[in-house]
Context: one part of a larger RNA
RNA sequence: AGCUCCUGAAGGAACUCGGCAAAUUAGUGGUCGUAACUUCGGGAUAAGACCUCCCGCCGCAAGGCGGGCGCAGCAAACGUAUUCCUGGCGACUGUUUACCAAAAACACAGGUCCCUGCUCAACUCGAAAGAGGAUGUAUAGGGGCUGACGCCUGACCAGUGCUGGAGUGUUAAUCCUGCAGGUGGUUUUGAGCAAUCAAAACUGCUUAGUGGGUGAAGCCCCAGUGAACGUCCGCGGUAACUAUAACCGUGUUAAAGUAGCGUAAUCCCUUGCCUGGUAAGUUCAGGCCCGCAUGAAAGGCGUAACGACUGGGAAACUGUCUCCAGGAGCUGCCCG
Numbered sequence: 001a002g003c004u005c006c007u008g009a010a011g012g013a014a015c016u017c018g019g020c021a022a023a024u025u026a027g028u029g030g031u032c033g034u035a036a037c038u039u040c041g042g043g044a045u046a047a048g049a050c051c052u053c054c055c056g057c058c059g060c061a062a063g064g065c066g067g068g069c070g071c072a073g074c075a076a077a078c079g080u081a082u083u084c085c086u087g088g089c090g091a092c093u094g095u096u097u098a099c100c101a102a103a104a105a106c107a108c109a110g111g112u113c114c115c116u117g118c119u120c121a122a123c124u125c126g127a128a129a130g131a132g133g134a135u136g137u138a139u140a141g142g143g144g145c146u147g148a149c150g151c152c153u154g155a156c157c158a159g160u161g162c163u164g165g166a167g168u169g170u171u172a173a174u175c176c177u178g179c180a181g182g183u184g185g186u187u188u189u190g191a192g193c194a195a196u197c198a199a200a201a202c203u204g205c206u207u208a209g210u211g212g213g214u215g216a217a218g219c220c221c222c223a224g225u226g227a228a229c230g231u232c233c234g235c236g237g238u239a240a241c242u243a244u245a246a247c248c249g250u251g252u253u254a255a256a257g258u259a260g261c262g263u264a265a266u267c268c269c270u271u272g273c274c275u276g277g278u279a280a281g282u283u284c285a286g287g288c289c290c291g292c293a294u295g296a297a298a299g300g301c302g303u304a305a306c307g308a309c310u311g312g313g314a315a316a317c318u319g320u321c322u323c324c325a326g327g328a329g330c331u332g333c334c335c336g
Stems, first nucleotide, its partner, number of pairs: 001331008010322002014320001019317001029051004037042001039148001053068006069073001082315007089307002094106002110146007123132003149302004154232003159229002161225005167220001169219002175213005180207012233251005260294001261291001272288005
C1' cells in the first nucleotide's frame, strides 16, 4: 500500500448522476388493528400497537442465578422482509441479446382485416418425386396489424395498392390474305446458225423484307375499398377600456385533425407561465395551451392488480459524507 472484514464521538444523505454501497427493520409465533382505490378477487402479513412458559432468590432497574412442566415457550443448521406517498411505461404469469443490454423490447389472452370450398385448399419446403398444412375442412387452416379490461376509434378513394366490372382505345406470338425478294420446273414469244440470253404466263419451294385482317391478359377506362400504403391548409377583418374573436370575407384542396390528451419517453424557443413541495427545486406533482413537429388498432384516453423497469418525495437507518480514525486476517514491497 492493497484485498476481505469489524468498530466509531457529534451530525445524519450535507455524499453522489442516483442513498451506489453499507446500515436499519426482520419468527409467514400470538392478541389486536389495518387507508385510499378496486375488475369486489384484491390492496393486505397493508400500515401500526402490544405479548414472549411457571416458581423462588438477588438487584433501584436492566438483568442475573437456581428450580419445575411439556416433543415443542421461532428455528437442529443453513437460511428467512425496510416501509410509506406520488407519477411514467407495459395490463398480468411468461420470453430475450449463451459471454457488456432483462427492458418501456418480444410474447400473450382479446380485437380486427385479408386469403383458403379441399380431384395437391390457401400457404411453406423441395428442379422433381414427395412432405408439412392434416389422417384437419371455414366454430378449420394460413397471413398482416393491434395487444387484458373500460369509454371510444372522426374526415378524405385525388395519388398508390387491392377487389370487381366493361369494351369505343392500345397490344404479342399464332393464323388468314396481299405485295416484294430469292430459287427451281413447264410452256410460249423475241434475238441468235447454234450454245445461250432476255421477257411473259402457269406452277413448286422459300425469306430475318413490307401491308391488311384476326388476336388474350395487361395498360387505359368505370366503380368500390382505410383496423389497405397513406393524407388530414392559408390569408385578411370584426365586440362600447384593452386584449381576444363566437362572427364575416376570400383563396386552395381528395379532405381541410373530430373526441381525447398536451412544455409530454413527443416543445426548438425552455429553467415556458401559475400553484404546491424546499430556507433555497434546470428535476418532480397539479393546472394552463397557437401542439417548432400530439391524436385515434404504426391505435387515442383512462385503469385495480402486477414489475430485479423508470422519475420525484418522505420515515427509519447508517463512515455515502463533514473527516477521517482504530483494529483483525491475508497479500505485495521495504528494513533488520
A computed fold for a 336-nucleotide part of an RNA from a Patescibacteria group bacterium, annotated as large-subunit ribosomal RNA, domain IV. The RNAcentral record of the full RNA draws on ENA. It matches the Rfam family "Bacterial large subunit ribosomal RNA".